[in-house]
Molecule: Glycine riboswitch aptamer
Organism: Rhodospirillales bacterium
RNA sequence: CAAUGUUAUGCGGGAGAGACUGGCCCUCGAGGCCGGCGCCGAAGGAGCAAUGUCCCCGGAAACUCUCAGGCAAAAGGACCGCAUGACACGG
Repeated sequence: CAAUGUUAUGCGGGAGAGACUGGCCCUCGAGGCCGGCGCCGAAGGAGCAAUGUCCCCGGAAACUCUCAGGCAAAAGGACCGCAUGACACGG
């Protein structure tokens, strides 16, 4: 000191699926709590293929599950882009 990778912060973008329903409470609000039925996949979590070993173990995802979460808007949101800092690698 350029590029690349990881990570933190800030900004911008960012999908899906009932403004369903019974009871109770309330500050009467599309509010809260306890249930019922239906659904979503992109917080988090869990499962596994190959390779190694081949009994076990180990083992990725945007795949699978739907425990958690979510199903107007807002919020949240995997992930993406930009900026800055730190670290790693390299010259």